[in-house]
C1' cells in the first nucleotide's frame, strides 16, 4: 500500500442485511426479603451509536471521506 472484520451505557456485546420509540447481561445507586450477610426479586440513573459530510419526512442502519483496533496479502 491492498483486502476483510470490527468501533453502540463503566465492561462484554445484540440491534445494522430489509431506515421508523436506542436495548440486554454484568457493574453502579436505591428498595424488598433476612437477626445479619450472601443469593434472589423490584425500581432508578447512565449513550452526541468512532468523526465529518450527503440522501431522506425520518439515519446506529443507506452513500462518501477520514480516524482507531484486529487479521490476511504484498
Nucleotide at each position: 500500500g491492498c483486502c476483510g472484520c470490527g468501533g453502540u451505557g463503566g465492561c462484554u456485546c445484540a440491534g445494522c442485511c430489509c431506515g421508523g420509540c436506542g436495548g440486554a447481561g454484568c457493574g453502579a445507586g436505591g428498595g424488598a426479603c433476612u437477626c445479619a450477610u450472601a443469593a434472589u426479586c423490584c425500581c432508578u440513573a447512565g449513550g452526541u451509536c468512532g468523526a465529518g459530510g450527503g440522501u431522506u419526512c425520518a439515519a446506529a442502519u443507506c452513500c462518501c471521506u477520514c480516524c482507531c483496533g484486529c487479521g490476511g496479502c504484498a
The RNA shown here (transfer RNA) has 74 nucleotides and comes from a Thermoplasmatota archaeon. Rfam family: tRNA. The RNAcentral record of the sequence draws on ENA. The organism belongs to Thermoplasmatota, within Archaea.